[in-house]
Context: one part of a larger RNA
RNA sequence: UGUCGGUUACCUGAGGGUAAGGGGCUCUUAGUACGAGAGGAACAGGGCGCCGUGGCCACUAGUCUACCGGUUGUCCGAUAGGGCAACGCCGGGCAGCCACGCCGCAAGCGAUAAGGGCUGAAAGCAUCUAAGCCCGAAACGCAACCCGAAAAGAGGUAACCAUUCCCCGACUGGGACAGAGAUGUCCGCUGGGGCAGGUGACUGCAACGGUUGUCGGGGACGAGGACUCCGGUAGAAGACCGGUUUGAUAGAGUGGGGGUGUACGUUGGAAGGCUUCGGCCGACCAAUUUAGCCCGCCGCUACUAACCGUCCGAGC
Numbered sequence: 001u002g003u004c005g006g007u008u009a010c011c012u013g014a015g016g017g018u019a020a021g022g023g024g025c026u027c028u029u030a031g032u033a034c035g036a037g038a039g040g041a042a043c044a045g046g047g048c049g050c051c052g053u054g055g056c057c058a059c060u061a062g063u064c065u066a067c068c069g070g071u072u073g074u075c076c077g078a079u080a081g082g083g084c085a086a087c088g089c090c091g092g093g094c095a096g097c098c099a100c101g102c103c104g105c106a107a108g109c110g111a112u113a114a115g116g117g118c119u120g121a122a123a124g125c126a127u128c129u130a131a132g133c134c135c136g137a138a139a140c141g142c143a144a145c146c147c148g149a150a151a152a153g154a155g156g157u158a159a160c161c162a163u164u165c166c167c168c169g170a171c172u173g174g175g176a177c178a179g180a181g182a183u184g185u186c187c188g189c190u191g192g193g194g195c196a197g198g199u200g201a202c203u204g205c206a207a208c209g210g211u212u213g214u215c216g217g218g219g220a221c222g223a224g225g226a227c228u229c230c231g232g233u234a235g236a237a238g239a240c241c242g243g244u245u246u247g248a249u250a251g252a253g254u255g256g257g258g259g260u261g262u263a264c265g266u267u268g269g270a271a272g273g274c275u276u277c278g279g280c281c282g283a284c285c286a287a288u289u290u291a292g293c294c295c296g297c298c299g300c301u302a303c304u305a306a307c308c309g310u311c312c313g314a315g316c
Stems, first nucleotide, its partner, number of pairs: 005161007015147004021051002024048005034039001052105005060099001062097002067092005072085005094296001108142003115135004164220008174187005188211004194205004221315001224312004229243004249305003253300004257295004265288005272281003
């Protein structure tokens, strides 16, 4: 773009893809069938583990340059708090990601191959075959998983919107009555110089003029969509999914849960050192303190930001 108006959501499944499975050990069958014995099965059923493969993170383990703590050198004059040195090094570590961790990966059905048969003639017999019929494989088709209305026979269901109005151009020229016709009158629609009223916005009267249909173009309305905006169960960019005040979408705050491991400061103690003998310095220890600091998790709460806007869009 098409799918014979536009849109949203949910389906159908023609067709296509796949290797998602493979083998091992063991128990029962069974010391059975079989065999003189020695030996020694199978069908069927159960269990274990391996390889491969798809998924997941409750557990275990790894990582965790979010985070917390210890500590070395140096610098910011000292303290506190920090910068740099592979995250400086080291000890831990939630979420996430992951394997060494966890879960799944049949059976069955149909039609068959080689093959095994039934009935059975040609050919009074025999014969699985000539007619007919029954079985029979990890292969084939279903079943299972994935894609899939562009499947041109272009599908189905439900809902919403539209099937309108105005302007311009081209080609054409509303209805009834009278009339041969030109034309006239009326109906309906529409424009309306001018006049009157009013401070004004505007209102009323009205001579006069035009009235159709089709096609094309433009505009209005418009279900819905897109952009912008806040984001993530998504992500290389697009895309996808959610939210946008009728709101818990993200942040902040707060509660829970968790990581680290007891902060700074103050108080008390302290080996020892110095001293003018008055005292001073002091690694470190204890208390305050299940502290302090931090959190990509789970809630609550409109405090902050999702504001204001723009564009597309059927009218058959």